Predicted 3D model of a 1419-nucleotide RNA (small-subunit ribosomal RNA) from an uncultured bacterium. The coordinates come from a structure-prediction model, not an experiment, and the mean pLDDT is 85.

RNA sequence: AGAGUUUGCUUCUGGCUCAGAACGAACGCUGGCAGCGUGGAUUAGGCAUGCAAGUCGAACGGGAUCCAGAGAGGUAGCAAUACUGAUCUGGUGAGAGUGGCGGAAGGGCGAGGAAGGCAUGGACAACCUGUCUUCAGGGUGGGGAUAACCCCGCGAAAGCGGGGCUAAUACCGAAUGUGGCGUAUGGGGCGCAUGCUCUAUGCGUUAAAGGUGGGGAUCGCAAGACCUGCCCCCUGAUGAGGGGUCCGUGUGCCAUCAGCUUGUUGGUGGGGUAACGGCCUACCAAGGCAUACGGCUAGCUGGUCUGAGAGGAUGAUCAGCCGCACUGGGACUGAGACACUGCCCAGACUCCUACGGGGGGCUGCAGUCGAGGAUCAUUCGCAAUGGGGGGAACCCUGACGAUGCGACGCUGCGUGGAGGAUGACGGCCUUCGGGUUGUAAACUCCUGUCAUGGGGGAAGAGCUAUGGGGGGUUAAUAGCCUCUCUGAUGGACGGUACCCCAAGAGGAAGCCACGGCUAACUCUGUGCCAGCAGCCACGGUAAUACGUAGGGGGCAAGCGUUGUCCGGAAUGAUUGGGCGUAAAGGGCGCGUAGGCGGCCAACUAAGUCUGGAGUGAAAGUCCUGCUUUUAAGGUGGGAAUUGCUUUGGAAACUGGAUGGCUUGAGUGUAGGAGAGGUUAGUGGAAUUCCCGGUGUAGCGGUGAAAUGCGUAGAGAUCGGGAGGAACACCAGUGGCGAAGGCGACUAACUGGACUAUGACUGACGCUGAGGCGCGAAAGUGUGGGGAGCAAACAGGAUUAGAUACCCUGGUAGUCCACACUGUAAACGAUGAAUGCUAGGUGUAGGGGGUAUCGACCCCUUCUGUGCCGGAGUAAACACAAUAAGCAUUCCGCCUGGGGAGUACGGCCGCAAGGUUGAAACUCAAAGAAAUUGACGGGGGGCCGCACAAGCAGCGGAGCAUGUGGUUUAAUUUGAAGCAACGCGAAGAACCUUACCAGGUCUUGACAUCCAGUAAAAUCUGUAGAGAUACAGUGUGCCUUCGGGCGUACUGAGACAGGUGGUGCAUGGUUGUCGUCAGCUCGUGUCGUGAGAUGUUGGGUUAAGUCCCGCAACGAGCGCAACCCUUGUGAUCAGUUACUAACGGGUAAUGCCGAGGACUCUGAUAAGACUGCCGGGGACAACUCGGAGGAAGGUGGGGGGGACGUCAAAUCAUCAUGCCCCUUAUGACCUGGGGUACACACGUGCUACAAUGGCCACUACACAGAGAAGAGAAUUCGAGAGGAAGAGCGGAUCUCAAAAAAGAGGUCCCAGUUCGGAUUGUGGGGUGCAACCCGCCCACACGAAGUCGGAGUUGCUAGUAGUCGCGGAUCAGCAUGCCGCGGUGAAUAAGUUCCCGGGCCUUGUACUCACCGCCCGUCA
Repeated sequence: AGAGUUUGCUUCUGGCUCAGAACGAACGCUGGCAGCGUGGAUUAGGCAUGCAAGUCGAACGGGAUCCAGAGAGGUAGCAAUACUGAUCUGGUGAGAGUGGCGGAAGGGCGAGGAAGGCAUGGACAACCUGUCUUCAGGGUGGGGAUAACCCCGCGAAAGCGGGGCUAAUACCGAAUGUGGCGUAUGGGGCGCAUGCUCUAUGCGUUAAAGGUGGGGAUCGCAAGACCUGCCCCCUGAUGAGGGGUCCGUGUGCCAUCAGCUUGUUGGUGGGGUAACGGCCUACCAAGGCAUACGGCUAGCUGGUCUGAGAGGAUGAUCAGCCGCACUGGGACUGAGACACUGCCCAGACUCCUACGGGGGGCUGCAGUCGAGGAUCAUUCGCAAUGGGGGGAACCCUGACGAUGCGACGCUGCGUGGAGGAUGACGGCCUUCGGGUUGUAAACUCCUGUCAUGGGGGAAGAGCUAUGGGGGGUUAAUAGCCUCUCUGAUGGACGGUACCCCAAGAGGAAGCCACGGCUAACUCUGUGCCAGCAGCCACGGUAAUACGUAGGGGGCAAGCGUUGUCCGGAAUGAUUGGGCGUAAAGGGCGCGUAGGCGGCCAACUAAGUCUGGAGUGAAAGUCCUGCUUUUAAGGUGGGAAUUGCUUUGGAAACUGGAUGGCUUGAGUGUAGGAGAGGUUAGUGGAAUUCCCGGUGUAGCGGUGAAAUGCGUAGAGAUCGGGAGGAACACCAGUGGCGAAGGCGACUAACUGGACUAUGACUGACGCUGAGGCGCGAAAGUGUGGGGAGCAAACAGGAUUAGAUACCCUGGUAGUCCACACUGUAAACGAUGAAUGCUAGGUGUAGGGGGUAUCGACCCCUUCUGUGCCGGAGUAAACACAAUAAGCAUUCCGCCUGGGGAGUACGGCCGCAAGGUUGAAACUCAAAGAAAUUGACGGGGGGCCGCACAAGCAGCGGAGCAUGUGGUUUAAUUUGAAGCAACGCGAAGAACCUUACCAGGUCUUGACAUCCAGUAAAAUCUGUAGAGAUACAGUGUGCCUUCGGGCGUACUGAGACAGGUGGUGCAUGGUUGUCGUCAGCUCGUGUCGUGAGAUGUUGGGUUAAGUCCCGCAACGAGCGCAACCCUUGUGAUCAGUUACUAACGGGUAAUGCCGAGGACUCUGAUAAGACUGCCGGGGACAACUCGGAGGAAGGUGGGGGGGACGUCAAAUCAUCAUGCCCCUUAUGACCUGGGGUACACACGUGCUACAAUGGCCACUACACAGAGAAGAGAAUUCGAGAGGAAGAGCGGAUCUCAAAAAAGAGGUCCCAGUUCGGAUUGUGGGGUGCAACCCGCCCACACGAAGUCGGAGUUGCUAGUAGUCGCGGAUCAGCAUGCCGCGGUGAAUAAGUUCCCGGGCCUUGUACUCACCGCCCGUCA
């Protein structure tokens, strides 16, 4: 610091999401140790049990108990003595009570509370204060009670009542009065108002309590008096600390809460309080607030988290304040409470009960139940720190100190270290070679943290009793107080921290993720299933995204997930955003509050700047020391705490107050322009209607019609009249107005702007929340008006329908008056105002100059309105002095899309409705501008048998063939618009064959390897449908003798095999757009970029062909040419071809010799290039015409197919990944099937006839094929064909007859002498075999069909049509296919339309690209 995600791509806008940090956390998996922290966030829900506030005998009465002493008497005993013991004395002093102090602190919680709160800074001249400090003075003398206790009674209990004693530092009078308070009269001083303070005098009023230690003399029976110390008490003053009250500022959200308030605001008197105050009350006045009032939420702060900061969020632990204590209310006591473990009342809940009545309050520490995703021990100790009581010892203290539990957090440590390569085994992957896990392990040598066992063992204790010494008080060497030395005893934690020893690598690693963001990749399973997912998205058979494994990555006693907050988010923008088109300028004006505001001078000091002072608690954060071995942690110091208050200073700027100025603003004067507004009047053209005339059959309307009007006279035309509405031409990106808007003419009234002038005022200005006004059309109300037009409505059409578009009618309305509505794409989608910032050009209204006789022209200036354009701006488009530029001021508005401008509420309206204006839920986008394409029943321009013009067809018939469908055991399969369908198949009777039925084989029909055996074959026979099985026959080659080679069989496994799947995993090949003219690149330039330019433009071409121009210049793949063929002549060559001359020969023939002339064959060069001429064109390219020429503008034909498109076709030509089958999805055999047949389609053949059929006669080809071949002559047969076998691997021989044509005859328009289907019979050849299921011949039979609906195909010249011939495949089997020649047209010279294609341009919400996208309804 950013990243992902809208698109085909780009830039922008904009949301969503992620990476970071944090947490009182929870959940999942896992878990070794230690230190320091931290732990009921939810039900302020309910609570069993224990503990959490007592203490003082030095205030008091009393005294259970126990101890000691004395001891009358008694019992036993002879006695000594023992036991007992009333009573007395001394000590101990439990429990309860009176009294004092403390229970208002400490501890807990955050319900309530938006202000009696909190934070910060001030104020109290309006206040209080127990204990404590310091100072002064005092503590005299009395009285009456009452608990405890005793007795009696009531009650289950809690408890209560009555009677009788008794004490005090309990209670009550009295005295004294330094003082205090009150009051009266004086005096001094002071202050910020009320006032405050000091002082003098008089009057009034007002206190107390004792306890205890020691003691020489004196007194006393004693206690004691007395002396003395300490504590305590009273009165006042003082300080500290604590508290109370008031004020300024700050401290949530909602305006869909806009008005609230009667003790309310103020005053006077009174009351009340510690104190001010409507705090309370009576009376008077009518005020007060509006950030009110209302609703929702919330303890506040220091701080904490985050952030660069500003901010945002938060308020656990620790600390300050506040509030609360079962819920609500109340007071009492007290220095302090309206009181957590006090009281009273009420309520809910709960417990006890003898049913009469009582008890309780964990939001103290533990603990329990409940609720919850979720939060601990009913532990130890007062040793330390602190608190209460006490003179003290001491007692109390769940405050606190400790320990325990929880990886809840932070921090530290460990789970070993070094060496160790045949890189072991195993795992995983593999291209099978290896790679990786991996120095990792094993193994060797070490170390000893933590844990374990044993031993030692703290600091934390400062203090105090006792004893010694000094000082003070005192009469005192008692006593007491104080300082100092000594110093017994006292530790919860704890035998803990720490130290030492021992042994042994021994006891100690997981979690998440691995498609991108985001570090980390492979295998396998799965197959839109199971699942994943934070966003984009993944999964439909090769998933780096699911599950598992291996590997690598991250963090580590943790790791992930979830939740929340901040960040990223400049996505609420003060720092730091926007509003022409992305969300966003109010429809427009006037104007209130507010905000902002010209020049000069001097004053002030509120803002501002600067210095000082106070405060900003501590802790925390930061810096820096010290300390736990380090760290976390602890501790000392500093900085900081950006704030508030106060006090000096400065005076530029802002503000305030004062005086002036004229440039902002306004006024005056002089002018001209204008559909500016309102009212009244006037006018002509046109439509319609009415009346009359002329006149006759239609009119009207449309794409075409019909409804409609018209013989009762329409329409047309002429004349007259009525009525309403609107104002042609002028008229112009001209004018006016704030906007809406304004258009005949005249008049009246009236608003504003502009120009000139510079006389007047002297900042009077700008903007403008609320408010007020104006505000198109439609609509509403009342009353008029109503010609035309015209929602609704009716009819006619159109259409699948047509509640539409079109037509005929037609009512509201449109018009007027008055009133309402208050909205529009009310738009320049651009708020108002001011200033500044290059130009050019038009136009409207003024002024000035120049010029002229004058008008023009020209120059200049102001105002308005347009266009172009530079800088600048902008995402781009674009804007550009009329800014969307540079700045200032003010207002309005925006914050993802949908839901929705909807709902609810308020306001407005007669209504319609308007205005203000959400949420739930849902999506990951929605959007702007531009780019490349594609598309358009957009435009321009061009081409093509695309259409048109023609010719011949197809579609109807029969047959052939292919396909679909159906059928079947199987009818194997692929191909599917053009671009599947006489296609793969250049030829299915068996084979082919992949399909079906049946019969068989299992290392296999085929390949390689191993072992053994043997030659294997061949031939013959038997069984069988055959495969096969059995029997018989019959035997190798080479050799260095070791063996080797080839073949077959048997056996074991590796493997073979698959026309099984996937053409959407692929290679290769092919089709198609399309032989269309296109497709690109380098460098440069332009653009933020996608991209553009080049390749566009003007011409031209078959062509991105060429020329010219041009920010382009060049280049590549295509085009063309080069290649083949055909057309001309030439040269060379001359057999099997040819034959002019010569010779020979025949019945005749190049038959022979010969020739190289011709034809021809086949090789070589030539030829054609817009080269020449003329016209056009731009002096170009080129085009038109012409000449010459065999051929003329690419001469004809072929081959050759750019970048790419269609997941086009093919896994069944072949190859191939993966998957699948393995006694079968492989292999063999026999038979069947691919030839089925209601039907539908494609492609063909033959026809329907006379341009013909038939019969007989007679010409002329090219190109091919031929040895397991084509087959001549001759001959047989009616024919198919048979016999025959010459010559021929071919310019020689054969197929081979060309046919149409020609010439002659016949038929006479008919289902025929057309047509030949179908069927029967008899034959022919091929073949192992023609039944399913072939071809041909002959005879007989003689179907449909008389030129074919809608529609549709081919073809522009040697073409179409027509005629035959050949070849491949092939045993046989073409009407198909591939070729060949013969004959041989018609029409067009155009581009309006259909189809397809190229180019330019335009629109687009399409980009899977119009077979798109998308809306509504229903499921």